[in-house]
RNA sequence: CAACGUUAAGGGCAAACCCGUCGCGAGGCGGGGACGCAAAGCUUCCGGUCUCGAGAGCCUGAACGGCUUGUGAAGACAGCGGGGUUGCCGGC
Numbered sequence: 001c002a003a004c005g006u007u008a009a010g011g012g013c014a015a016a017c018c019c020g021u022c023g024c025g026a027g028g029c030g031g032g033g034a035c036g037c038a039a040a041g042c043u044u045c046c047g048g049u050c051u052c053g054a055g056a057g058c059c060u061g062a063a064c065g066g067c068u069u070g071u072g073a074a075g076a077c078a079g080c081g082g083g084g085u086u087g088c089c090g091g092c
Base pairs, nucleotide, nucleotide: 004090005089012037013036017032018031019030020029021028022027035079041085042084043083045082046081047080048077049076050075051074052072053071055069056068057067058066059065
């Protein structure tokens, strides 16, 4: 330096759920809380999932409603996977 890390050590993050708050929503942020995490640090570049709005189609006698498709220089998720990038420790 690279790879690797199963109970080293010192630390770190924090799912569900609850409270507050912002958002139409997916969700974000703060507090509590720990299921887990060696990048569960950062980044939407690729795939994926989800949300919202317009269009088209289907179900229905029709409406409501539901479903499908597909579109948007519209979004969310980095704790869905890959890529990029930075980084603590080295006990066994």

Predicted 3D model of a 92-nucleotide RNA (c-di-GMP-I riboswitch aptamer) from a Gammaproteobacteria bacterium. Of the family's consensus pairs, 89% are formed in the model. The sequence was found by an Rfam model in a public genome assembly. Rfam family: c-di-GMP-I riboswitch aptamer. Rfam's curators write: GEMM was predicted in a large-scale screen for bacterial structured RNA regulatory elements.